[in-house]
Molecule: RNase P RNA; transfer RNA
Organism: Limnochordaceae bacterium
């Protein structure tokens, strides 16, 4: 210098004027409301302070919080899935193991069980999990051919007897080879055999057992021919986790209406309490309770509502995620919903995009800038 | 906020994990004096990106877009 890998940070800057939201303070003046001895509250107004993000997003996971019973048992249902750790919790994060990719830095993996059972594996192929199409081998051999002997006057036709086992056929053995397929019953080589085959042996792969190391996933060694297809992001099995609903949760105040009409259910084995069902628990139990439909009323205020698993900096422990501790700081809180407009200067000319109960993650979008560590190559010293 | 459903040629719909089909449309040719109708041939698609599998429109994960439903008081 070129190419690349992993991670962190920033996300236009400075100034002026006007405007918007919230909090606090002020009250000279104006307006409104309440009190009716000069007070209180609100608005306009003035001042000060603060005022969107790394994703505020998607709403995909996990929690806090609130209500239902303090959330209990069972079934159903859903989720997760190598090991250890972190955490309030997680499907997240960190470290490791195994597998795969890359020359490498490094990256990717829903990564339990197919020897509990069921299902599926198109086409092709004999066969897709219990089978043999071509083929190889052995045996039989009545048919065809062939060989020998023989009958026949004949080395012809035809016949008889016998042999071999060439073809066909039948019976049996094999799964090596061919062929099909994504996949064919461990692979390669040697021995062995009638032909073959883990049938035997060596090496490799898998499985199981024992020993050693490791908290563990697992790794290494030895032994045993044990070698039984794939698929669970098909049903399923195993282990673990999950009660339901959501800030329109929920609480209080105020106003208003018709505590109205129709239909239906329920007398103790009933109805309701937000659960898919059952049990349990709690409440009610007929001038009562519940469900459905129609009709009626309100579209007000306050709290929840932002100080928190909080941010920044230091120290200590830990490989790390993270934890402990000390100091400093307070940093949006609306309810038609606040961040905008204009001007000047500078630069690399500015992307994706905006809170709505809060927090931890994941995922997705993003112009560009910058820093750190590392890898491969080339060149020079 | 919570729940449910969907995306396949230009349009409307199909498709047990195994060659993406049908109708209308459009184009070309034929028939006709011409047009329509009719006949023949053609055109053109699984929302996007990964993964599982021998194989994905279909199964799984993430994303984009669209549609529907529910929510106050008595």
């Nucleotide at each position: 210098c070129c190419a690349g890998u992993g991670g962190g940070c920033c996300g236009g800057g400075a100034g002026g004027c006007c405007g918007c939201g919230a909090g606090c303070c002020g009250c000279a003046g104006c307006c409104c409301g309440g009190a009716u001895g000069g007070c209180c509250g609100g608005g306009c107004c003035g001042g000060c302070u603060c005022g969107a993000g790394g994703a505020a997003a998607g709403u995909c996971c996990g929690g806090a919080c609130u209500c239902c019973a303090u959330a209990g048992g069972g079934c159903a249902g859903g989720g997760u899935g190598c090991c250890g750790g972190g955490u309030a919790a997680c499907g997240c994060c960190c470290g490791g193991c195994g597998g795969g990719g890359g020359c490498g830095a490094c990256c990717c993996c829903a990564g339990g069980g197919a020897a509990a059972g069921u299902g599926c594996c198109a086409c092709a192929g004999a066969a897709a999990c219990a089978u043999a199409c071509c083929g190889c081998c052995g045996g039989c051999c009545a048919c065809g051919g062939u060989c020998g002997c023989u009958c026949g006057a004949g080395c012809a036709a035809g016949g008889g007897c016998g042999g071999a086992g060439c073809g066909a056929g039948c019976c049996g053995g094999c799964a090596a080879g061919g062929g099909u397929g994504a996949a064919a019953u461990g692979g390669u080589g040697a021995g062995g055999u009638a032909a073959g085959a883990g049938c035997u042996c060596a090496c490799c792969g898998g499985c199981g057992g024992c020993c050693a190391g490791g908290u563990g996933a697992c790794u290494g060694g030895c032994c045993g021919g044990c070698c039984g297809g794939g698929u669970a992001a098909a049903c399923c099995c195993c282990a673990c986790c999950c009660g339901g609903a959501g800030c329109a949760a929920g609480a209080c105040c105020g106003a208003g209406u018709a505590g109205g009409a129709g239909g239906g259910g329920c007398c103790a084995g009933g109805a309701g309490g937000u659960g898919g069902c059952c049990c349990g628990c709690c409440u009610c139990g007929a001038u009562g309770c519940c469900c459905c439909u129609c009709g009626g009323g309100u579209u007000g205020g306050u709290c929840g509502c932002u100080g928190g698993a909080g941010a920044c900096g230091g120290g200590c422990g830990g490989u790390a995620a993270c934890g402990c501790u000390c100091g400093u700081c307070c940093u949006a809180g609306a309810g038609g919903g606040a961040u905008g407009g204009c001007c000047u200067c500078c630069c690399u000319c500015g992307a994706c995009a905006g809170a709505a109960u809060c927090c931890g993650g994941c995922u997705u979008a993003c112009a560009g800038g910058u820093c750190c560590a590392c890898u491969g190559g080339c060149u020079a010293u | 906020u919570g729940g449910g459903g969907g995306a396949u040629g230009g349009u409307g719909u199909a498709a047990c994990g195994g060659c993406a089909a049908c109708a209308c449309g459009c184009g070309u040719g034929g028939c006709u004096c011409u047009g329509g109708a009719c006949c023949a041939c053609g055109u053109a698609a699984u929302c996007c990106a990964g993964g599982u599998u021998c194989g994905a429109a279909u199964c799984c994960u993430g994303g984009u877009c669209c549609c529907c439903c529910a929510g106050c008081c008595a």